[in-house]
RNA sequence: GUCAUCUGCGGGGGGAGCCAUAGGCUGAGAGUUCCGCGUCGUCGGGACAACCCUUGGAACCUGACCCAGGUAAUGCUGGCGGAGGGAACGCAGAGGCUGGUGAGA
Numbered sequence: 001g002u003c004a005u006c007u008g009c010g011g012g013g014g015g016a017g018c019c020a021u022a023g024g025c026u027g028a029g030a031g032u033u034c035c036g037c038g039u040c041g042u043c044g045g046g047a048c049a050a051c052c053c054u055u056g057g058a059a060c061c062u063g064a065c066c067c068a069g070g071u072a073a074u075g076c077u078g079g080c081g082g083a084g085g086g087a088a089c090g091c092a093g094a095g096g097c098u099g100g101u102g103a104g105a
Stems, first nucleotide, its partner, number of pairs: 001097003005094006011054004017025003031048006037041001060085003066079004
C1' cells in the first nucleotide's frame, strides 16, 4: 500500500407472515405497547426490544390477487431472477498478501 476475510464502533436501511388442536409452522427475526379513521381494513402510523442488511448491496420492496409443486394454512419450496428498485456510508482493530527503507550475518 492492498484485501471477494474476520471483529468492533458510529451513521443509515428493513420486515414482522400462516393456522387444524393456541401452542403449532416457516424464518435471523413473526415481540411488547400506543395512536388514528365517514370507511374498522389483507388499513395507516408512533415508541421500545430483538434480529437482519448497508452499494463488492438476494436485508427488503416491486412485478404479484403472477406461474409450478406442496401444505391444515401461509412467500412453505422452487420459478420469475443477478429482472427493476433498494440504505451517502464512515472509522478502528485483527489477519493475509505485497512494496520500500534501515540494521545485522